Source information:
Model confidence (mean pLDDT): 82 of 100. Two RNAs folded together computationally: RNase P RNA and transfer RNA, 454 nucleotides in total.
RNA sequence: GGAGUCAGCCAGGCAAUCGCCGGCUGCGGCUCAGGCUGCGGCCGGAGGAAAGUCCGGGCUCCGGCUGAACAGGGCGCCAGGUAACGCCUGGGGGGCGCGAGCCCACGGAAAGUGCCACAGAAAACAGACCGCCGGCACCGGAAACGGUGCAGGCAAGGGUGAAAAGGUGCGGUAAGAGCGCACCGCGCGGGUGGUAACACGCCGCGGCACGGUAAACCCCGCCCGGAGCAAGACCAAAUAGGGGAGCAUGCACUGGCUGUUGCCGGUGCACCGGUGUUCACCCGGGCUCCCGGGUAGGUCGCUAGAGGCUGCCGGUGACGGCAGUCCCAGAUGAAUGAUUGCCCUCGACAGAACCCGGCUUACGGCUGACUCCUCAU
RNA sequence: GCGCCCGUAGUUCAGCUGGAUAGAAUAUCGGUCUCCGACACCGAAGGUCACAGGUUCGAAUCCUGUCGGGCGCACCA
Numbered sequence: 001g002g003a004g005u006c007a008g009c010c011a012g013g014c015a016a017u018c019g020c021c022g023g024c025u026g027c028g029g030c031u032c033a034g035g036c037u038g039c040g041g042c043c044g045g046a047g048g049a050a051a052g053u054c055c056g057g058g059c060u061c062c063g064g065c066u067g068a069a070c071a072g073g074g075c076g077c078c079a080g081g082u083a084a085c086g087c088c089u090g091g092g093g094g095g096c097g098c099g100a101g102c103c104c105a106c107g108g109a110a111a112g113u114g115c116c117a118c119a120g121a122a123a124a125c126a127g128a129c130c131g132c133c134g135g136c137a138c139c140g141g142a143a144a145c146g147g148u149g150c151a152g153g154c155a156a157g158g159g160u161g162a163a164a165a166g167g168u169g170c171g172g173u174a175a176g177a178g179c180g181c182a183c184c185g186c187g188c189g190g191g192u193g194g195u196a197a198c199a200c201g202c203c204g205c206g207g208c209a210c211g212g213u214a215a216a217c218c219c220c221g222c223c224c225g226g227a228g229c230a231a232g233a234c235c236a237a238a239u240a241g242g243g244g245a246g247c248a249u250g251c252a253c254u255g256g257c258u259g260u261u262g263c264c265g266g267u268g269c270a271c272c273g274g275u276g277u278u279c280a281c282c283c284g285g286g287c288u289c290c291c292g293g294g295u296a297g298g299u300c301g302c303u304a305g306a307g308g309c310u311g312c313c314g315g316u317g318a319c320g321g322c323a324g325u326c327c328c329a330g331a332u333g334a335a336u337g338a339u340u341g342c343c344c345u346c347g348a349c350a351g352a353a354c355c356c357g358g359c360u361u362a363c364g365g366c367u368g369a370c371u372c373c374u375c376a377u
Numbered sequence: 378g379c380g381c382c383c384g385u386a387g388u389u390c391a392g393c394u395g396g397a398u399a400g401a402a403u404a405u406c407g408g409u410c411u412c413c414g415a416c417a418c419c420g421a422a423g424g425u426c427a428c429a430g431g432u433u434c435g436a437a438u439c440c441u442g443u444c445g446g447g448c449g450c451a452c453c454a
Stems, first nucleotide, its partner, number of pairs: 001373010012343007020045011047349001051360002054358005059228004063281001066280005072224005077091005092106001093104004107219002112217002114213003129158002131154003135150006166184006185208001186206005191200003232300004242291006250269008271285004293453003307326008344347001378450007387403004396434001405421005427443005
C1' cells in the first nucleotide's frame, strides 16, 4: 500500500427570527364549581431501523376462558439466559475459507405408507445389456485356438444414471465374490471423560444385516384458546326502535290472578345462542344474513416503562443483583417546518399512531482490534 | 392502524398432492379466399411462471425473505 474479518459509535453543526404539537405556569375575563378562553414566560418534541407485520409478550374484551377430547398450527443437537420467544449466549456435530473468522430447518428413513421421471439389463424383494469363466454339442483348423448354439456360474471390468447395495491391498478361484485375512469405514454392547449433546490411537462382538427423500404423509418430544386500541369504557347527537329470508320460538307437570279467552311464575325434557369443533358445567331466550335509515362529535384507554444513564459486585458470556441519578413525543387531517447568516468532510436509508422484547429488510460515515498478500528497511 | 387474499404469453385464465417440450382462449403477425376489407380456414411468433435464496437428482408447484397489487374492518337504532 492492497484485500478482508469482527466489534463499537455517529446520524451535518452553531446562531437569530417567524411558526406548529404537547406540558407546566403568571396576569385578565366568564363560571356556584369543574373548567373554558385571551395575552405572555419556561420546558420538551421521531428512528437505528419509526419499515415488513415475520415471531414472542403486556393490556382489553369474548363465560373467573372453567374441565375433557379432537382438529389445526408451530418448534426440534445440548446446557443456560429471559416475562416469553422461532430470540440471545456458551458448548457439541457438520460444512466453507490459506487465515482472522463465517454458515447450518441439526429429532426419527432397523414403526409404517408413498415417491425416485428420463436413461439404463436392473431403482430397493436388486440386477446378466456388453463382458469374464468353465462344461456339453456342432462347424473350421494338423494343433494352439477361433466361431455358433444350449443349460449354467460370476457383481470384478465397461456402459446408464443424481443414486447401482462398503473402500484399498493381499490371498483365493475355472472366473469371481467379505469367500478368507490386514488396515480404514459401519453397526451393536461395554468402559472412560463430560451436567449433557458428544468424544475416545480403550475393550469385546458382528463380515456388513442399514440407498435417498420427513421444506412427502407420518412417528416421537415440547408448546399454543380466540380476537385485536377501528380492542374496550363513558358522555352527547340524530332516525323509520323499519322491511325481507332462514333456524328456533315446542311439549309435559305445577303454583298464583281472572267469570272465560288469557296473563305472570316454577320444575323437567327438547331446541337455539354464548369468539376453532364436539361434549360437560354454567349463563341467556333468541340467533344468522340481506335491504333500508341515522351520526361520523367529545373524554378516557395514551404513555413512568420487563424505562434510560452512571458506578460497584457475580458470571467465560447472554444476563442478573445492589446503589445513585434522570423524566425523554403523545398527535387524531394528524405537530419537528421555513427564512437568513457562518462553518465543514456538503450530509445515505428514511417519519412515531396502544406499548415493549426480538428477527428480517433498506442504508451513509467514523474509530478500534485482528487476518492474508505485496513492497521497503 | 389491523386483518385477509392474489401475482403464469399483450389480455383473461388452466396447470399448484413436484418429473424435464409450461398449455387454452383471445389479441398480434404471415398465408389462402376476395376487386378490397371483414368472416372463415391454415400456419407462426410471443413466458426471467413478480424477484432473490434454499430443500430436492429435479421447483410454476414445497419452505423462507423481499417487491407490487386488491379487498374488508367505525358507531347508533